[in-house]
Transfer RNA from Wetmoreana brouardii, 72 nucleotides, folded computationally. It matches the Rfam family "tRNA". Rfam links the family to the GO term triplet codon-amino acid adaptor activity. Its mean pLDDT, the model's own confidence on a scale to 100, is 83. RNAcentral holds the sequence, with entries from ENA.
RNA sequence: GGACUCAUGGCGCAACGGUAGCGCGUUCGACUCCAGAUCGAAAGGUUGUCUGUUCAAAUCAGGCUGGGUUCA
Numbered sequence: 001g002g003a004c005u006c007a008u009g010g011c012g013c014a015a016c017g018g019u020a021g022c023g024c025g026u027u028c029g030a031c032u033c034c035a036g037a038u039c040g041a042a043a044g045g046u047u048g049u050c051u052g053u054u055c056a057a058a059u060c061a062g063g064c065u066g067g068g069u070u071c072a
Base pairs, nucleotide, nucleotide: 001071002070003069004068005067006066007065010024011023012022013021018055026042027041028040029039030038048064049063050062051061052060
């Protein structure tokens, strides 16, 4: 330098172009003498960034940034 691939709450991952979910964690409540376990609820995302296509983009296209694999 070329090719491919990944980037989504604190962490690990989902999501066919149509209001972004799940598990763990966190907070509050119930239970308990206290705690754990269990149960209920809540908070937490401008979907890496810029632009384009579209009535509508996490999803499609291009640029950039960063990580990984591979070829030389």